[in-house]
The RNA shown here (transfer RNA) has 72 nucleotides and comes from a Nitrospirota bacterium. Rfam family: tRNA. It is annotated as a transfer RNA. From the family's description: Transfer RNA (tRNA) molecules are approximately 80 nucleotides in length.

RNA sequence: GCCAGUGUAGUUCAGCGGUAGAACACUGCUCUCAUAAGGCAGAUGUCGUGGGUUCAACUCCCAUCACUGGCA
Numbered sequence: 001g002c003c004a005g006u007g008u009a010g011u012u013c014a015g016c017g018g019u020a021g022a023a024c025a026c027u028g029c030u031c032u033c034a035u036a037a038g039g040c041a042g043a044u045g046u047c048g049u050g051g052g053u054u055c056a057a058c059u060c061c062c063a064u065c066a067c068u069g070g071c072a
Base pairs, nucleotide, nucleotide: 001071002070003069004068005067006066007065010024011023012022013021018055026042027041028040029039030038048064049063050062051061052060
């Protein structure tokens, strides 16, 4: 330099154009003599960035940034 992939909650990841989710973690309560485990409830996101298409975009298109891999 060329090609491909990844980017979504604190972490690991889902999410076939129609209100953004799970697990773990976190907070409160419960349980226990106490701790852990268990049970119940709760908070948390400018969906990497900027544009475009669409009534509607995490999702489709373009550009761009970061990272990973392959080729040279």